[in-house]
RNA sequence: GUGCCCGUAGCGCAACUGGAUAGCGUAUUUGCCUCCGAAGCAAAAGGUUGUGGGUUCGAGCCCCAUCGGGCACA
Numbered sequence: 001g002u003g004c005c006c007g008u009a010g011c012g013c014a015a016c017u018g019g020a021u022a023g024c025g026u027a028u029u030u031g032c033c034u035c036c037g038a039a040g041c042a043a044a045a046g047g048u049u050g051u052g053g054g055u056u057c058g059a060g061c062c063c064c065a066u067c068g069g070g071c072a073c074a
Stems, first nucleotide, its partner, number of pairs: 001073007010026004019057001028044005050066005
């Protein structure tokens, strides 16, 4: 330099190949429980889906550019 894959909550991952309010686990916070903790139970908060554009009635999903990581070839 060229090609391919990945980037979604603090962390690890889903989201049926365009459709409805973007979810699950864990962690965090609060409450219950306990003599106090841990465990367990309940609830809450947390996201401009890497960034910037475009297509569309509608984009995490499609297109273009760009940033970061990985792999292969040179």
The RNA shown here (transfer RNA) has 74 nucleotides and comes from Solobacterium sp. RNAcentral records the identical sequence in 2 taxa. Model confidence (mean pLDDT): 80 of 100. Its Rfam family is "tRNA". By type it is a transfer RNA. Clan: tRNA clan.